A computed fold for a 509-nucleotide part of an RNA from an uncultured bacterium, annotated as small-subunit ribosomal RNA, 5' domain. Rfam family: Bacterial small subunit ribosomal RNA. Its family is annotated with ribosome and structural constituent of ribosome in the Gene Ontology. The coordinates come from a structure-prediction model, not an experiment, and the mean pLDDT is 83.

[in-house]
Context: one part of a larger RNA
RNA sequence: GGAUGAACGCUGGCGGCGUGCUUAACACAUGCAAGUCGAACGAAGCAUGAGGAGUGCUUGCACGAAUCAUGACUGAGUGGCGGACGGGUGAGUAACGCGUGGAUAAUCUGCCCUGCACAGGGGGAUAACAGCUGGAAACGGCUGCUAAUACCGCAUAAAACUGUACUUUCGCAUGAAGGUACAGCAAAAGGAUUACCGGUGCAGGAUGAGUCCGCGUCCGAUUAGCUAGUUGGAGGGGUAACGGCCCACCAAGGCGACGAUCGGUAGCCGGCCUGAGAGGGCGACCGGCCACAUUGGGACUGAGACACGGCCCAAACUCCUACGGGAGGCAGCAGUGGGGAAUAUUGCACAAUGGGGGAAACCCUGAUGCAGCGACGCCGCGUGAGUGAAGAAGUAUUUCGGUAUGUAAAGCUCUAUCAGCAGGGACGAAAAUGACGGUACCUGACUAAGAAGCCCCGGCUAACUACGUGCCAGCAGCCGCGGUAAUACGUAGGGGGCAAGCGUUAUCC
Numbered sequence: 001g002g003a004u005g006a007a008c009g010c011u012g013g014c015g016g017c018g019u020g021c022u023u024a025a026c027a028c029a030u031g032c033a034a035g036u037c038g039a040a041c042g043a044a045g046c047a048u049g050a051g052g053a054g055u056g057c058u059u060g061c062a063c064g065a066a067u068c069a070u071g072a073c074u075g076a077g078u079g080g081c082g083g084a085c086g087g088g089u090g091a092g093u094a095a096c097g098c099g100u101g102g103a104u105a106a107u108c109u110g111c112c113c114u115g116c117a118c119a120g121g122g123g124g125a126u127a128a129c130a131g132c133u134g135g136a137a138a139c140g141g142c143u144g145c146u147a148a149u150a151c152c153g154c155a156u157a158a159a160a161c162u163g164u165a166c167u168u169u170c171g172c173a174u175g176a177a178g179g180u181a182c183a184g185c186a187a188a189a190g191g192a193u194u195a196c197c198g199g200u201g202c203a204g205g206a207u208g209a210g211u212c213c214g215c216g217u218c219c220g221a222u223u224a225g226c227u228a229g230u231u232g233g234a235g236g237g238g239u240a241a242c243g244g245c246c247c248a249c250c251a252a253g254g255c256g257a258c259g260a261u262c263g264g265u266a267g268c269c270g271g272c273c274u275g276a277g278a279g280g281g282c283g284a285c286c287g288g289c290c291a292c293a294u295u296g297g298g299a300c301u302g303a304g305a306c307a308c309g310g311c312c313c314a315a316a317c318u319c320c321u322a323c324g325g326g327a328g329g330c331a332g333c334a335g336u337g338g339g340g341a342a343u344a345u346u347g348c349a350c351a352a353u354g355g356g357g358g359a360a361a362c363c364c365u366g367a368u369g370c371a372g373c374g375a376c377g378c379c380g381c382g383u384g385a386g387u388g389a390a391g392a393a394g395u396a397u398u399u400c401g402g403u404a405u406g407u408a409a410a411g412c413u414c415u416a417u418c419a420g421c422a423g424g425g426a427c428g429a430a431a432a433u434g435a436c437g438g439u440a441c442c443u444g445a446c447u448a449a450g451a452a453g454c455c456c457c458g459g460c461u462a463a464c465u466a467c468g469u470g471c472c473a474g475c476a477g478c479c480g481c482g483g484u485a486a487u488a489c490g491u492a493g494g495g496g497g498c499a500a501g502c503g504u505u506a507u508c509c
Stems, first nucleotide, its partner, number of pairs: 001509004006505005013381006019374002021339001026337003030334003035081003040078002044074002046071005054063004088292003097217008107209002112205007120154001122152002129144006161184010190197002218264003225255003230252004235247003267289004271282004294315005317328004345371001347370003353367001354365004384414004394405004418450001421444004428436001453498005458479003464493005474481002
């Protein structure tokens, strides 16, 4: 000098774009953050219309059960898809975690796209509901009834899968891609009725993911030996898949001064800061990957999880309780307490972009878009312009003559950026639909008005005098100032620098 997710002191006009718990992965009140589909299903309620058993009687008027239809209505339940994405955090991790380059002849892939083929015929349940019943509650139990795109047999079966036999081609070692024959095994679901939306099997694609390998990836030797599922084998189990991943048996191996093991620290990268570069430091925001979801463990469901707002167990903590037993998990968005030098609103909207569900209308979306707060940062603008010597007054100083402040002010002539007032008023939205927002922007009238501070002035280092103080009070980045004329302390006048900021502190180059 540059830089910062900064903080502190003094000061503070406006706008745009960014950015904002670096500390306690501390504990959390409250609200919201993942639902949706009635065009999968049965029942219930409600509304409207039809209906009209009956009832009242004033005999032609009221009330009106069953039943049916419609509904773009309602909330439970069965079922489907989605809750594995999106959002947060960096505790752990020195590791194939990440980066980079490969391998998969060792693999899977819902929704989506393409192609081929198919969807025949049956069955038994169960929630809801009703009755009874347990419990303070959370939540249940028993009996009975019912539906489905829920569940289960049967049929059909190819180029799918499995097994056996034969065989062709090829490769990179295990092998791979086929062909023929035989045997075995496995499917399906309907809904709307107008397009249509779905279902099953197989093959291919796309996308996403799993696994393996080469190389790279902090400090310490005042850590030198480490290792028994350890290293390998052949066999079995398990997995989508290879593998001590797991198991029984056999062998005795494997790693290490090219730093094993142990200890400390740390999420990694694209990047960011600095620097002429080489390098050094950092990993906030944004993007990619990983890990985690109070702590530890476990599996279930599923195409995908060992699952932040799912389940089970254990532990700590908090809450409810009728003491028998239950409920909870903000490292989602706001917000609270605490910690701290320190970090924001319990805001608006789904209008846009994107996501989930749905045929759609639409619903949900604290993702996101916006607004609010903070000079926290960067950038831009303003706080007026011209003229004006009687060099006014005041103030400071003085050798008392003057000198400085100083064209500075006043005065005169102008202008209107911003702010304020009034009128109009968007783009963002394809037919409709705008939170932002009466915002941006445009126009008009109006007044120099509403808008300047901070640090420094001994040398480094731009900028000097007076008074006060008297090794005191104090200053200080280094050298050093202060003990009676201090350009170094304090105040004033003047000056220098930067400017809505200026200084200080911390950290990096």